[in-house]
RNA sequence: ACCUAGGGUAGAGGUGCUGGAUGUUAAAAGUACUCAUGAGUAGCUGGCAAGUGAUGAUUCAUGAAGAAAGGAACAACAGCCGAAGAGAAUGUACUGCGAAUAUAUUCUCUGGCUAUACGUAUAAGAUAUGUAUAGUUGUCACUUAAAUUUAUAAGUGGAGAGCUACAAGGUGA
Repeated sequence: ACCUAGGGUAGAGGUGCUGGAUGUUAAAAGUACUCAUGAGUAGCUGGCAAGUGAUGAUUCAUGAAGAAAGGAACAACAGCCGAAGAGAAUGUACUGCGAAUAUAUUCUCUGGCUAUACGUAUAAGAUAUGUAUAGUUGUCACUUAAAUUUAUAAGUGGAGAGCUACAAGGUGA
């Protein structure tokens, strides 16, 4: 120096990532549901099945009373650095069936963060996420300049199956 090796151990990036039977807060919302009065008539809900309606539903107006789930922010805690996210396929759970949702495996893409535009989810201008563009940041490589132990600055480019360090075995010098 190379191989075993897309291996093992330990780390770095920073407005770093994620989680829940946690706490608080806003919002959901004066909404849904329920009740009373009046108007008014045959359908209404649903993907299907099914349910409901002349004992007057759906709808409209007024009044009374009046939620919650999912999602979100912050804090603490916990797990971490393909952390994690998205898409496709298959299986499982749930469901009356399906869809949706959750989860497991396989494959594909994305280094991190921010902003803008368009789209998706959502009550949502919140938030998350996809694509594109721009900025910023870490890392490695190359080029240029300086420097001679301080490993600096600028530019260009790549991707996390990466980068840094350490260890074992083997081969070669």